[in-house]
A computed fold for a 350-nucleotide part of an RNA from an uncultured prokaryote, annotated as small-subunit ribosomal RNA, central domain. The RNAcentral record of the full RNA draws on ENA.

Context: one part of a larger RNA
RNA sequence: UUGGGCGUAAAGCGCACGUAGGCGGCACGCUAAGUCGGAUGUGAAAGCCCUCGGCUCAACCGAGGAAGUGCAUUCGAAACUGGCGUGCUUGAGUUCGGGAGAGGGUCGCGGAAUUCCCGGUGUAGAGGUGAAAUUCGUAGAUAUCGGGAGGAACACCAGUGGCGUAGGCGGCGACCUGGACCGAUACUGACGCUGAGGUGCGAAAGCGUGGGGAGCAAACAGGAUUAGAUACCCUGGUAGUCCACGCCGUAAACGAUGAGUGCUAGAUGUCGCGGGUAUUGACCCCUGCGGUGUCGAAGUUAACGCGAUAAGCACUCCGCCUGGGGAGUACGGCCGCAAGGCUAAAACUC
Numbered sequence: 001u002u003g004g005g006c007g008u009a010a011a012g013c014g015c016a017c018g019u020a021g022g023c024g025g026c027a028c029g030c031u032a033a034g035u036c037g038g039a040u041g042u043g044a045a046a047g048c049c050c051u052c053g054g055c056u057c058a059a060c061c062g063a064g065g066a067a068g069u070g071c072a073u074u075c076g077a078a079a080c081u082g083g084c085g086u087g088c089u090u091g092a093g094u095u096c097g098g099g100a101g102a103g104g105g106u107c108g109c110g111g112a113a114u115u116c117c118c119g120g121u122g123u124a125g126a127g128g129u130g131a132a133a134u135u136c137g138u139a140g141a142u143a144u145c146g147g148g149a150g151g152a153a154c155a156c157c158a159g160u161g162g163c164g165u166a167g168g169c170g171g172c173g174a175c176c177u178g179g180a181c182c183g184a185u186a187c188u189g190a191c192g193c194u195g196a197g198g199u200g201c202g203a204a205a206g207c208g209u210g211g212g213g214a215g216c217a218a219a220c221a222g223g224a225u226u227a228g229a230u231a232c233c234c235u236g237g238u239a240g241u242c243c244a245c246g247c248c249g250u251a252a253a254c255g256a257u258g259a260g261u262g263c264u265a266g267a268u269g270u271c272g273c274g275g276g277u278a279u280u281g282a283c284c285c286c287u288g289c290g291g292u293g294u295c296g297a298a299g300u301u302a303a304c305g306c307g308a309u310a311a312g313c314a315c316u317c318c319g320c321c322u323g324g325g326g327a328g329u330a331c332g333g334c335c336g337c338a339a340g341g342c343u344a345a346a347a348c349u350c
Base pairs, nucleotide, nucleotide: 004321005320006319007304008303012318014201015200016199017198021194022193023192025088026087027086028085029084030083031082033081034080035077036076037075038074039073040072041071042070049065050064051063052062053061054060091191092188093187094186095184096183097182098181103177104176105175106174107173108172109171110154115149116148117147118146119145120144121143125136126135162169163168206247207246208245209244210243211242215241216240220236221235222234223233258317259316260315261314262313263312266295267294268293269292270291271290272289273288274287275286276285299306300305323350324349325348332343333342334341335340
């Protein structure tokens, strides 16, 4: 182990694809495995239940009956589930035409800014702070003008906006490439949903090899502050941050809300596509579909809140929870170069 739950109390796997399995649209026919009914056999005795009887009653005991939810065989039923067959189009998918988008990858290009180098002007300060100092500067700094090098990131546009399954994605152009959406007709004909294992993707940090290195900056050094200051502030500064390839596989990987489908008042903003009306103006107004917000009826919730993007009403499938600490630890196993990750207790204690 029933039951009850999983936004915030313990609890949704970080995300996807998908194996087994579970579940599965409408109509007709056949079948009869599940299901339902009848009959027969069996279901030992004792016990339980009913009736009668024996000990003066009872307990106890004897006799008879019933029951024995089950199993087997057999005969039936055919609504539902399953199986087989035929068909259907609403689920799912394909085709055609469109427009939107920081979706992904590769190559190239651009300007602003920081730093460094060279040259010009120029002179005593600059920088930094709460105030200072460390620091830089007469070997000419800071400031300013011109030229050059190099790396990283792309101001404004920018949005309460868009795209992506999640992580995430933002200068411009080209090429390669994925998905979603809208409209239209035709086609396939349940081809679907979920998904234990499994496989892939997966921020940052970290690791390996090679490159790169402007700015920033763990560690580290110094200056301050302070009772101290292994910090907060300041001056420096190495890994790293960047690129290629290979690992790692974690996170407040969050909407702290698994996926799918159907149903259940509205109001208002915004993004994409369409129809109507209207002028012809790309506007307004009415309306359909898809996304993304705010507020709210019913309902729900312990409350907060949620409320067609549900945490409402239901169904299907998966994951997970079961007092706190010990502990996401030990041991074992698997994975990893390592760091460590995944799986995951107990004693003891409150």